The prediction has a mean pLDDT of 79. Fluoride riboswitch aptamer (crcB RNA motif) from a Hyphomicrobiales bacterium, 75 nucleotides, folded computationally. NCBI's taxonomy places the organism under Bacteria, Pseudomonadati, Pseudomonadota, Alphaproteobacteria, Hyphomicrobiales.
C1' cells in the first nucleotide's frame, strides 16, 4: 500500500409510506482543511417488432400493515 471477509454506516432492488429480513452498490476528480461542487456504482419490468408501434403483470425484492386505485356487498 492492496486485495479479500465481517461488522457499523450511506444508497439501491419497474408507481407512495412504514416495521424485519434479503440481495446489490458505497468509488474518483478539484479543494490546505472542513463545507461544497463535478462525475460515477448498485437501479430504471416482460412479450412482438428492424424500428415506429402493439400487448400484458404489480403499489412488496420478501412479510406484515397503512394510502391511493379497482370491483362486489351492506347501511
Nucleotide at each position: 500500500c492492496a486485495a479479500u471477509c465481517a461488522c457499523a454506516c450511506g444508497g439501491c432492488a419497474a408507481u407512495g409510506g412504514a416495521u424485519u429480513c434479503u440481495g446489490c452498490c458505497g468509488c474518483g476528480u478539484c479543494g490546505c482543511a472542513a463545507a461544497g461542487a463535478c462525475g460515477g456504482a448498485a437501479c430504471u419490468g416482460c412479450u412482438c417488432u428492424u424500428u415506429u408501434g402493439a400487448g400484458c403483470u404489480g403499489a412488496u425484492g420478501a412479510c406484515u400493515c397503512c394510502u391511493a386505485c379497482u370491483u362486489g356487498g351492506c347501511g